[in-house]
RNA sequence: AUCCUGAAAGGCCAACCCCUUCGCGAGGAGGGGACGGAAAGCGGCGGAUCUUCGUUCGAAGAUGGCCGAGCUGCCAAG
Numbered sequence: 001a002u003c004c005u006g007a008a009a010g011g012c013c014a015a016c017c018c019c020u021u022c023g024c025g026a027g028g029a030g031g032g033g034a035c036g037g038a039a040a041g042c043g044g045c046g047g048a049u050c051u052u053c054g055u056u057c058g059a060a061g062a063u064g065g066c067c068g069a070g071c072u073g074c075c076a077a078g
Stems, first nucleotide, its partner, number of pairs: 004078001005076002012037002017032006035065001041071002045068003048063006
C1' cells in the first nucleotide's frame, strides 16, 4: 500500500411522523426528529415496484433506505 473483517475512537447519514414548499402523480426539497445504516456516499447500468398518458402494443417519469452490479471514500483492534 492492497484485500478480508468491523473491536475502538473521531465522526457521518437519516426511516416513520409533523410543518412549509414543488409536482397531474409516484415522489422531491427545507426544518424538526431518530427507525435504522459500514458505504443509507455517487450515478438510473440491469431487474423489480410505483405514477402519468394511452387503454392493445407502448411512451414518459419516480424509487439508490427494493435487489444486483459498478465507481469513489474515513479509521484501524484482528

Overview:
Model confidence (mean pLDDT): 85 of 100. The RNA shown here (c-di-GMP-I riboswitch aptamer) has 78 nucleotides and comes from Geomonas edaphica. NCBI's taxonomy places the organism under Bacteria, Thermodesulfobacteriota, Geobacterales, Geobacteraceae, Geomonas.